[in-house]
RNA sequence: GAAGUGCGCUAGAUGACCGCGGCUCCCCGCGUGGAGUCGAGGAAAGUCCGGGCUUUAACGGGCAGGGUGCAGGCUAACGGCCUGUCGGGGCAACUCGAAGGAAAGUGCCACAGAAACAAACCGCCGCGCUUGCGCGGUAAGGGUGAAAUCGUGAGGUAAGAGCUCACGGCGUUGCAUGGAGACAUGCGCGCGGGUAAACCCCACCUGGAAGCAAGCUCUCCUGAUCUGCCGCAUUCGUGCGGCCGGGUGGCCCACUCGAACGGGAGAGUGCAAUGAGGCGAACGGUAACGGUCGCCCCAGAGAGAUGGUCGUCGCCAUCGCUUGCGAUGGUACAGAAUCCGGCUUAUCGGCGCACUUCGCAA
Numbered sequence: 001g002a003a004g005u006g007c008g009c010u011a012g013a014u015g016a017c018c019g020c021g022g023c024u025c026c027c028c029g030c031g032u033g034g035a036g037u038c039g040a041g042g043a044a045a046g047u048c049c050g051g052g053c054u055u056u057a058a059c060g061g062g063c064a065g066g067g068u069g070c071a072g073g074c075u076a077a078c079g080g081c082c083u084g085u086c087g088g089g090g091c092a093a094c095u096c097g098a099a100g101g102a103a104a105g106u107g108c109c110a111c112a113g114a115a116a117c118a119a120a121c122c123g124c125c126g127c128g129c130u131u132g133c134g135c136g137g138u139a140a141g142g143g144u145g146a147a148a149u150c151g152u153g154a155g156g157u158a159a160g161a162g163c164u165c166a167c168g169g170c171g172u173u174g175c176a177u178g179g180a181g182a183c184a185u186g187c188g189c190g191c192g193g194g195u196a197a198a199c200c201c202c203a204c205c206u207g208g209a210a211g212c213a214a215g216c217u218c219u220c221c222u223g224a225u226c227u228g229c230c231g232c233a234u235u236c237g238u239g240c241g242g243c244c245g246g247g248u249g250g251c252c253c254a255c256u257c258g259a260a261c262g263g264g265a266g267a268g269u270g271c272a273a274u275g276a277g278g279c280g281a282a283c284g285g286u287a288a289c290g291g292u293c294g295c296c297c298c299a300g301a302g303a304g305a306u307g308g309u310c311g312u313c314g315c316c317a318u319c320g321c322u323u324g325c326g327a328u329g330g331u332a333c334a335g336a337a338u339c340c341g342g343c344u345u346a347u348c349g350g351c352g353c354a355c356u357u358c359g360c361a362a
Base pairs, nucleotide, nucleotide: 001358002357003356004355005354006353007352008351009350010349012313013312014311015310016309017308018307020039021038022037023036024035025034026033041333045344046343048342049341050340051339052338053211054210055209056208060253061252062251063250065206066205067204068203069202070084071083072082073081074080085099086097087096088095089094100201101200105199106198107195108194109193121142122141123138124137125136126135127134128133129132150168151167152166153165154164155163169191170190171189172188174187175186176185177184178183215269216268217267218266219265220264221263222262223261228243229242230241231240232239233238244258245257246256247255277296278295279294280293281292283290284289314331315330316329317328318327319326320325321324
């Protein structure tokens, strides 16, 4: 100097005029008043996950159902994050992984091919003979295919074959060592494949349903019903037990209730947005993160506020030239709605930190 990788911050500034919403205060007074203060993101988006919270349900158990799938940690939790292990990609920094089990079982691998849970089309070898046929052996060579008795080489053989050996690959429900563990290394044993993003098995987690337009309170209007059977006791009011029935939902047990209930309109509340909250410091931890100390309150609309116009700058690109000036153009993606933690997607630019590779110079 060039090309990359990972992470963090930012997403324009400013002046004038005008216009909105919340809260607090003031007034010559309740108003189209005045003052102060706060007011849309890194993704507010997608609704893909996890929750807080609300209702049902009194409150638990079991099953169905659903989710995850290497190990150890973090977290309220997660399918997230961190650190590792193994595998793929990359020279590397790094990055991706749907990463348990095929030795429980059932399926599937079309066509081609002899054969895809097993066999011989061509070929090779041996024997016989009617010289191109029969019988037997073989799976090294050829062919088919995505995939064909683990691969290469040597020995051996009638010809061959893990038949034997060397090196390598895969597996290991064997052993030893190291590691908390996933695993790694070595030795032994085996090699008739793949597929579980097929059904399934195993381990762990969850456990109905809906969601702030969830719900709650008050006022008014309106609809339906005002049940049944059996046994025991009775102070004659009724009580207990069983059946039957109701109980926002998949089932069973359990529980609860005995017509066990609905609909509409309006107002308020949920909504004082204080929270698994934000910022900072030191400490602990490889890290994610954690507790301690200190500071702060940072939208709350309700058909839905958080803005509009003008000017000056900033940044970026292109061109010109007197090298710091001029001209032109651009300045993205995008808009809170119950509130958080993640992931994914969109995006004009700017700044910073760390690392990798190549080239040159010292």
The RNA shown here (Bacterial RNase P class A) has 362 nucleotides and comes from a bacterium. It was read from a public genome assembly, where an Rfam model found it. Rfam family: Bacterial RNase P class A. It is annotated as a ribozyme. Rfam describes the family as follows. Ribonuclease P (RNase P) is a ubiquitous endoribonuclease, found in archaea, bacteria and eukarya as well as chloroplasts and mitochondria.